Notes:
FMN riboswitch aptamer (RFN element) from a Clostridiaceae bacterium, 127 nucleotides, folded computationally. It was read from a public genome assembly, where an Rfam model found it.
[in-house]
RNA sequence: AAAUUUCUUCAGGGAUAGGUGAAAGUCCUUACCGGCGGUAAUCAGAUUUUGAGAGCCCGCGAGCCCAUGUGGUUGAUCCGGUUAAAGUCCGGAGCCGACAGUAUGGUCUGGAUGGAAGAAGAAAGUG
Numbered sequence: 001a002a003a004u005u006u007c008u009u010c011a012g013g014g015a016u017a018g019g020u021g022a023a024a025g026u027c028c029u030u031a032c033c034g035g036c037g038g039u040a041a042u043c044a045g046a047u048u049u050u051g052a053g054a055g056c057c058c059g060c061g062a063g064c065c066c067a068u069g070u071g072g073u074u075g076a077u078c079c080g081g082u083u084a085a086a087g088u089c090c091g092g093a094g095c096c097g098a099c100a101g102u103a104u105g106g107u108c109u110g111g112a113u114g115g116a117a118g119a120a121g122a123a124a125g126u127g
Stems, first nucleotide, its partner, number of pairs: 004124007017029003031107002033097002035060004042052003055095002063073003066069001077093005099110003
C1' cells in the first nucleotide's frame, strides 16, 4: 500500500408554441428530457497515463409481484459511411419511458423531507 470493517456526505432531467373541447402540461401538431457501473477505434490535457465519451449493446437501480430472497418481473434501433475491427464514431431516419390520480401523462400532482444502483471522503486495520 491492498483486502476487509465501520461511519459520514452526496446521489434524475424535461411542455415551448398552437389546435379540439365544458374540461387536457393527459388527446392531436410541435417542443423538450435521458440515473449508475462496464465496453469504446473519438476528443482534450498531458507525455505514457489522466479526464470526458451509448436512453434504445451488457449489467444494475427505482417501481411492481410473491414464498421477502443470492427471488421473479420490468421499455426502446435500424440504414448508409469510414475501418483490420463499430449495436459506441460520422451522417440520416426512427423508437422507448413504473405505479396511483384526473379527459387517456416520459414532462403535472402524489407515495417521496422516502428508497437506491453507485460516487466521494474519513477512521480502524494486518504486513

Taxonomically the source falls in Clostridiaceae (Bacteria, Bacillota, Clostridia, Eubacteriales).